[in-house]
RNA sequence: GCCCAGGUAGCUCAGUUGGUAGAGCACGUCAUUGGUAAUGACGAGGUCGGCGGUUCGAGCCCGCUCCUGGGCU
Repeated sequence: GCCCAGGUAGCUCAGUUGGUAGAGCACGUCAUUGGUAAUGACGAGGUCGGCGGUUCGAGCCCGCUCCUGGGCU
């Protein structure tokens, strides 16, 4: 230098054909217990890496760019 995959909640990851962003774990409150753990219920937590474009509408499509991993030279 070229090619491929990835970047979404604190962590690990879903998100189908563009139509109000989800799960598990972790965290908080409550219940349960003599007290913890475990279990159950409820809750909080997100500019979807960045900038721009297309569209009535973008996590998803297009361009540029940053970062991570792999391959080729």
Molecule: transfer RNA
Organism: Deltaproteobacteria bacterium